About this RNA:
Model confidence (mean pLDDT): 81 of 100. SAM riboswitch aptamer (S box leader) from Virgibacillus salinus, 112 nucleotides, folded computationally. RNAcentral holds the sequence, with entries from Rfam. Taxonomically the source falls in Virgibacillus (Bacteria, Bacillati, Bacilli, Bacillaceae).
[in-house]
RNA sequence: CUCUUAUCUUGAGCGGUGGAGGGGCUGGCCCUAUGAAACCGCGGCAACCUCAAAUGUUUUUUUAUUUGAAAGGUGCCAACUCCUGCAAAGCAGCUGCUUUGACAGAUAAGGG
Numbered sequence: 001c002u003c004u005u006a007u008c009u010u011g012a013g014c015g016g017u018g019g020a021g022g023g024g025c026u027g028g029c030c031c032u033a034u035g036a037a038a039c040c041g042c043g044g045c046a047a048c049c050u051c052a053a054a055u056g057u058u059u060u061u062u063u064a065u066u067u068g069a070a071a072g073g074u075g076c077c078a079a080c081u082c083c084u085g086c087a088a089a090g091c092a093g094c095u096g097c098u099u100u101g102a103c104a105g106a107u108a109a110g111g112g
Base pairs, nucleotide, nucleotide: 001112002111003110004109005108006107007106008105013042014041015040016039017038021031022030023029025085027083028082043077044076045075047074048073049072050069051068052067053066054065055064056063081104086101087100088099089098090097091096
């Protein structure tokens, strides 16, 4: 870099440097000089791996779910992945609203 699988309505800051941007992209709408991005220090959250326990399942040292831990590996710490785009259905009644799914994105684990 790429492929596969799973998850994404909860949660989580303060200080320093820095100086105008950021929220993946579109269209919106937000955040931001009461300092954006980025970097540094300390802290936190618990998504996955990890660890522990319980329940079910299993020929088995298997495997699914739930609860908890946070020493380790990544990650994360505004807004539902901020909403939206594409499709279907329903309701409205003039292109609006709702639901579901997909595409896309992000993260983790495994493979190439």